RNA sequence: GGAGUCGGCCAGACAGUCGCUGGGCAUCGGGGUCAGCCCCGGUUCCUGGAGGAAAGUCCGGGCUCCACAGGGCAAGGUGCCAGGUAAUGCCUGGAGGGCGUGAGCCCAUGGAAAGUGCCACAGAAAAUAUACCGCCCGGCUGCUUGUAAAGCAGUUCGGGUAAGGGUGAAAUGGUGCGGUAAGAGCGCACCGCGCGGCUGGUAACAGGCGUGGCAGGGUAAACCCCACCUGGAGCAAGACCAAAUAGGGGAACGAGCGUGCGGCCCGUACGGUUCCCGGGUAGGUUGCUUGAGACCUGCGGUGACGCAGCGUCCAGAUGAAUGACUGUCCACGACAAAACCCGGCUUACCGGCCGACUCCCCCC
Numbered sequence: 001g002g003a004g005u006c007g008g009c010c011a012g013a014c015a016g017u018c019g020c021u022g023g024g025c026a027u028c029g030g031g032g033u034c035a036g037c038c039c040c041g042g043u044u045c046c047u048g049g050a051g052g053a054a055a056g057u058c059c060g061g062g063c064u065c066c067a068c069a070g071g072g073c074a075a076g077g078u079g080c081c082a083g084g085u086a087a088u089g090c091c092u093g094g095a096g097g098g099c100g101u102g103a104g105c106c107c108a109u110g111g112a113a114a115g116u117g118c119c120a121c122a123g124a125a126a127a128u129a130u131a132c133c134g135c136c137c138g139g140c141u142g143c144u145u146g147u148a149a150a151g152c153a154g155u156u157c158g159g160g161u162a163a164g165g166g167u168g169a170a171a172u173g174g175u176g177c178g179g180u181a182a183g184a185g186c187g188c189a190c191c192g193c194g195c196g197g198c199u200g201g202u203a204a205c206a207g208g209c210g211u212g213g214c215a216g217g218g219u220a221a222a223c224c225c226c227a228c229c230u231g232g233a234g235c236a237a238g239a240c241c242a243a244a245u246a247g248g249g250g251a252a253c254g255a256g257c258g259u260g261c262g263g264c265c266c267g268u269a270c271g272g273u274u275c276c277c278g279g280g281u282a283g284g285u286u287g288c289u290u291g292a293g294a295c296c297u298g299c300g301g302u303g304a305c306g307c308a309g310c311g312u313c314c315a316g317a318u319g320a321a322u323g324a325c326u327g328u329c330c331a332c333g334a335c336a337a338a339a340c341c342c343g344g345c346u347u348a349c350c351g352g353c354c355g356a357c358u359c360c361c362c363c364c
Base pairs, nucleotide, nucleotide: 001360002359003358004357005356006355007354008353009352010351012329013328014327015326016325017324018323020049021048022047023046024045026043027042028041029040030039031038032037051335055346056345058344059343060342061341062340063234064233065232066231075230076229077228078227079226080094081093082092083091084090095109096107097106098105099104110225111224115223116222117219118218119217132165133164134161135160136159137158138157139155140154141153142152143151144150173191174190175189176188177187178186192214193212194211195210196209198207199206200205238286239285240284241283248277249276250275251274252273253272257271258270259269260268261267293312296309297308298307299306300305330333
């Protein structure tokens, strides 16, 4: 100098003017209250005002209501090991496998020897195996030869053979030597695999020893088996206050009037007036932002993370604020905007900065 890997940070800057919205001090007006004080509205001043993803709503929790003896089935989810955490399908560290020269990256990675299913096309055969070509042996026919033996060629014949070819994503352990008619774990060595000890490790696992010629190809984000986990609904959850109108319940009054009780009187019921109570709608309040909070420092830990100390408060709306204009500058500004709150994952994104590390080339 070039190419790359991992981690972290920022998300146009500055100034002025005018707004919007939450909070606070003061003050003015109105209302309530014995008072202290409280409520509503206005004004001045001070102060807070989107994100790394606020997004998708895919996981995990808090919180709220409902349900719930205990056990089992079903359904769904997760799936190497250990740790972290409120919890997780997340994160960290490790193991195994794969990719990369490397820093590093990727992996749903339990069980295929419980059972069932499936494996397109091609191919003889895709799994109780199997012989298409080839190779080998034998039979038969023909030729060579004086005959036989032998050899060669052919064969719609009988057998052996998984070495070689061919098909396929995948073909019944691999390589080599021996062996054989040709072959074959048929035998042996090494590798792989199974089983049993040993050693190291918390474990996943690794190493090494012995032993078995070696048995069943793949597929479980196919059914399934095993282990573990899971109640449902969600802030429009839930709680409180509570108007008008209509309707419900209760008490008191009932002079007079109307209707029913077959016509009349008494009486009684309903209609009436006043007061009280409760449910519930509109509306309002609350839940609502101090929290598994964030910053800094120290300690423990490889790390995720934990503990201690210090100071600090950092949006809380409800037709729903976070904007508009002007000036200067630059590298000319992406994706996108809270709505109960957190922890993750995933997806989108103009660019810029910092740190650690790797590879190649050059110079000293």
Predicted 3D model of a 364-nucleotide RNA (Bacterial RNase P class A) from a Gammaproteobacteria bacterium. It is recorded under the gene name rnpB. RNAcentral holds the sequence, with entries from ENA. Its mean pLDDT, the model's own confidence on a scale to 100, is 77. It matches the Rfam family "Bacterial RNase P class A". By type it is a ribozyme. Rfam describes the family as follows. Ribonuclease P (RNase P) is a ubiquitous endoribonuclease, found in archaea, bacteria and eukarya as well as chloroplasts and mitochondria.